């Protein structure tokens, strides 16, 4: 870097350095000098893998934050493609359009493989 599988409506801060940006991309809408990103220290959350304990053993399952990552504004902040529903149009079809529902795509994280 690529592929596969799983999860994404919950949860989680304070200080220092730093100085203008950040929320993946686009359109929105937000956060930010009552200091952005990034880095450091301590703290916390608890998803995946490992570990320990319980489970007669194995396993399902549960607990522990011990280890490896991860995360600590807003539903993955909303939408972005398709379908449905609803509304408009005049009764149908077609067309148009926000909220709503479903499924993808994309993104993020973990584990495995190449």
């Nucleotide at each position: 870097u690529u592929c596969u599988u799983a999860u994404c409506c919950a949860g989680a801060g304070a200080g220092g350095u730093g100085g203008a940006g950040g929320g993946g991309c686009a359109g929105g809408c937000c956060c930010u000098a009552u200091g952005a990103a990034a880095c450091c220290u301590c703290g916390g959350c608890a998803a995946c893998a490992g570990g320990u304990u319980a489970g007669a053993a194995a396993g399902a399952u549960a607990a522990c934050a011990c280890u490896g990552u991860g995360c600590c504004a807003a539903a993955u902040c909303c939408u972005g493609c398709g379908g449905g529903a609803c509304a408009g149009c005049a009764u149908a079809a077609a067309c148009u359009g926000a909220a709503c529902c479903c499924g993808a795509a994309a993104g993020a994280u973990a584990a495995g493989a190449a």